[in-house]
RNA sequence: GCUUGAAAAAGGCCAACUACGCGAAAGCGUGGGACGCAAAGCCACUGGCCUAAGUCCAAAGUUAAAAGGAUAAGGUAGCAGGGCUGCCGGG
Numbered sequence: 001g002c003u004u005g006a007a008a009a010a011g012g013c014c015a016a017c018u019a020c021g022c023g024a025a026a027g028c029g030u031g032g033g034a035c036g037c038a039a040a041g042c043c044a045c046u047g048g049c050c051u052a053a054g055u056c057c058a059a060a061g062u063u064a065a066a067a068g069g070a071u072a073a074g075g076u077a078g079c080a081g082g083g084c085u086g087c088c089g090g091g
Stems, first nucleotide, its partner, number of pairs: 002091004012037002017032006035078001041084003045081003048076003054071004
């Protein structure tokens, strides 16, 4: 340097649920908690998925209220691919 995760050690992260906070929501942060994870470390570049505040449509002379459809500029890295980086052991 390449490859690999059988056994092991030192450690790491942490789902659901939950308390508080942020957010229109999806979801996120911190604490508790561990289903799991060898990149469950980092990046929304590609596809997927979630949400729809705003915008557009419906839509009409005006106003108000309620409801429907489309849409990511919002998310998801614990959906997959890709990029960057990395601990220990084996070959």